[in-house]
RNA sequence: GUCAGAUUAACUCAGUCGGGAGAGUGCCUUCCUUACAAGUAGGAUGUCGCAGGUUCGAACCCUGCAUCUGACA
Numbered sequence: 001g002u003c004a005g006a007u008u009a010a011c012u013c014a015g016u017c018g019g020g021a022g023a024g025u026g027c028c029u030u031c032c033u034u035a036c037a038a039g040u041a042g043g044a045u046g047u048c049g050c051a052g053g054u055u056c057g058a059a060c061c062c063u064g065c066a067u068c069u070g071a072c073a
Stems, first nucleotide, its partner, number of pairs: 001072007010025004019056001027043003031039001049065005
């Protein structure tokens, strides 16, 4: 330099052919316990990497950029 893949909550990830942003773990509170752990119930946390475009509507489609990984040279 070329090509491919990935980027979504604190972490690990799902979300598929455009229309409700979610799961598990973690965190906070309640209950339970003499207390802790486990368990129960509830809660908080997101510019969906960034910018632009298409569309009535974009995490999802298109373009560019950034970071990471891999292959080739």

Transfer RNA from Anaerobutyricum sp., 73 nucleotides, folded computationally. The sequence is in RNAcentral, with records from ENA. Its Rfam family is "tRNA". Rfam links the family to the GO term triplet codon-amino acid adaptor activity. Rfam classes the family as a transfer RNA. Model confidence (mean pLDDT): 80 of 100. Taxonomically the source falls in Anaerobutyricum (Bacteria, Bacillati, Bacillota, Lachnospirales).